[in-house]
Molecule: Lysine riboswitch aptamer
Organism: pig gut metagenome
């Protein structure tokens, strides 16, 4: 420097479905009271503390009615431990989630299926197991078979 191929990841005022006739809003009825709610203390949630004080909160019904995360397609960019996951530490309040970062462990790759988790979801993602396929190297009895791992192979 290069290869594996439905190859990996990121970005987008792109496009489509979906989220969903859901949340919020308005009207009516009923219930609820320092209840509920609001503001400050990290990016968000919960808890805790302080301040404010009735504006609220819950259920039913009628009218109206979104968005985000995630996903398919398209385009662009970076690449081939690409990338994903687990463990420990650090960074911002106590916990959780998420983000960034250091060290370390596992996984060659995509696909199908089973199980488990996340999710609104039969989409999709993650983990694990099984199966054949595929690339690469090694060995051999070389039509093929067996085995190894990417810190590999050419």
């Nucleotide at each position: 420097a290069g290869a594996g191929g439905c190859g990996c990841a990121g970005c987008g005022u792109g496009u489509c479905a979906g989220a969903a006739g859901u949340a919020u809003g308005c009207g009516c009825c009923g219930g609820u009271g320092g209840a509920a709610g609001g503001c400050c203390c990290g990016c968000g949630g919960c808890a805790g503390g302080g301040c404010c004080g009735u504006u609220g909160c819950c259920g039913g019904u009628g009218c109206g009615g979104a968005a985000a995360g995630g996903g398919g397609c398209c385009g662009c960019u970076g690449c081939c431990g690409a990338a994903g996951c687990g463990g420990a530490g650090g960074c911002g309040u106590g916990c959780c989630g998420g983000g960034c970062u250091u060290c370390u462990g596992c996984u060659g790759g995509g696909c199908a299926g089973g199980c488990g988790g996340a999710g609104a979801a039969u989409a999709u993602c993650c983990g694990u197991c099984u199966g054949a396929c595929u690339g690469u190297c090694g060995c051999a009895u070389u039509u093929u078979g067996c085995g190894g791992a990417g810190a590999g192979c050419u």